[in-house]
RNA sequence: UUAAGUAAAAAGCAAACCCGCCGAAAGACGGGAUACGCAAAGCUAUGGGUCUAAGGCUAAAUGCUAUGAUUGCCAGGUUACCGAA
Numbered sequence: 001u002u003a004a005g006u007a008a009a010a011a012g013c014a015a016a017c018c019c020g021c022c023g024a025a026a027g028a029c030g031g032g033a034u035a036c037g038c039a040a041a042g043c044u045a046u047g048g049g050u051c052u053a054a055g056g057c058u059a060a061a062u063g064c065u066a067u068g069a070u071u072g073c074c075a076g077g078u079u080a081c082c083g084a085a
Base pairs, nucleotide, nucleotide: 005082012038013037017032018031019030020029022027036072042078043077044076046075047074048073049070050069051068055065056064057063
């Protein structure tokens, strides 16, 4: 330095719930008390998937549609802590 993430240690993130707030919704953000889990649960909507359907379309309804959302669905890209065998 690389791979592997099973040793030790340090640090980190935070599902669900409650309150506030933004949003048409999905969902996001802030706070509370916490801890379902995570070795990239850091960042990035690039590819696929999934959720929503305001607007639009329409054969008119339990319909279609992302330009909305999700990286804690998977893959890709990119950056990074520890560091034993």